[in-house]
Molecule: transfer RNA
Organism: Nanobdellota archaeon
RNA sequence: GCCUCCGUAGCUCAGUUGAUAGAGCAUUUGCUUCGUAAGCAAAGGGUCGUCGGUUUGAUCCCGGCCGGAGGCU
Numbered sequence: 001g002c003c004u005c006c007g008u009a010g011c012u013c014a015g016u017u018g019a020u021a022g023a024g025c026a027u028u029u030g031c032u033u034c035g036u037a038a039g040c041a042a043a044g045g046g047u048c049g050u051c052g053g054u055u056u057g058a059u060c061c062c063g064g065c066c067g068g069a070g071g072c073u
Stems, first nucleotide, its partner, number of pairs: 001072007010025004019056001027043005049065005
C1' cells in the first nucleotide's frame, strides 16, 4: 500500500429485505429476611464510531475519514 470483517447501554452481545432500538450481567430503589446473600418487582442509562450522500423517512443502503482484528505483498 491492497483486501476482508468489526464499531449499538458501564461490560458482553442481539437486532432490522429502511418506519422514532433490545437482552443478559452490572447500578439504583422497593418487597422478602432477625440480618446478609439468593430470589421477585420496578427504574435509570443510547446523538447505534464520525462526516456527507440517497430517501417522505437511515442503526440498516452508498462513499470518505477515525479506531480495532485478520490476511496478502